This is a predicted structure of a 167-nucleotide RNA (glmS glucosamine-6-phosphate activated ribozyme aptamer) from Cytobacillus horneckiae. Its Rfam family is "glmS glucosamine-6-phosphate activated ribozyme aptamer". The family's RNA type in Rfam is riboswitch. Its family is annotated with regulation of gene expression and catalytic activity in the Gene Ontology. Model confidence (mean pLDDT): 76 of 100. The source organism's lineage runs through Bacteria, Bacillota, Bacilli, Caryophanales and Cytobacillus. Of the family's consensus pairs, 86% are formed in the model.

RNA sequence: UUAAUAAUUAAAGCGCCCGGGCUAAUCUGAGGACGACACAUGGAUUAGUUGACGAGGAGGAGGUUUAUCGAAGCAUCGGCGGGUACCUCCCGGUUGCAGCACAACCGAAAUCAUUUCUUUAAAACGUUGGGGCAACCUGACGCACAAAGAGAAAUGAAUGUGCAAAA
Numbered sequence: 001u002u003a004a005u006a007a008u009u010a011a012a013g014c015g016c017c018c019g020g021g022c023u024a025a026u027c028u029g030a031g032g033a034c035g036a037c038a039c040a041u042g043g044a045u046u047a048g049u050u051g052a053c054g055a056g057g058a059g060g061a062g063g064u065u066u067a068u069c070g071a072a073g074c075a076u077c078g079g080c081g082g083g084u085a086c087c088u089c090c091c092g093g094u095u096g097c098a099g100c101a102c103a104a105c106c107g108a109a110a111u112c113a114u115u116u117c118u119u120u121a122a123a124a125c126g127u128u129g130g131g132g133c134a135a136c137c138u139g140a141c142g143c144a145c146a147a148a149g150a151g152a153a154a155u156g157a158a159u160g161u162g163c164a165a166a167a
Base pairs, nucleotide, nucleotide: 014081015080016079017078019077020050021049022048023047024046025045026044027043028042053070054069055068059090060089061088062087063086091107092106093105094104095103099163100162101161102160111157112156113155114154115153116152117151118150119149125142126141127140128139129138130137131136
């Protein structure tokens, strides 16, 4: 240094890198053309570096993969793995009398719509410090600007089917 095994820690714009981009070192202009010049901002090898900025999102089990929203001087390209999304089942809630069954919509904040209010944006950017030949990595300070979702209030809509009609 590599491989295997065991244990521990670490997370969801999360983790990883054999494509690509960028940097450095070394080497390098083949072929074509009568020839010369230029095209070295090209090519090859090795090593390094980069490869998502926050908001939001979890009843349980299984399955599945291009799983919400916006910001950015947009490689935040591409790929692999994972993942609170989605589907099925179970459990639970609501459906203007309680109950049971089914159905629909949902998930403990548990039906939908409209309006108002609330809900720390962060990077980018600027200044400055440290490491590195460089690409780049990292710390501190300052500065604003989102959308979706969620919560509260108000208004409106829906007022399921059956058991099963009386009171």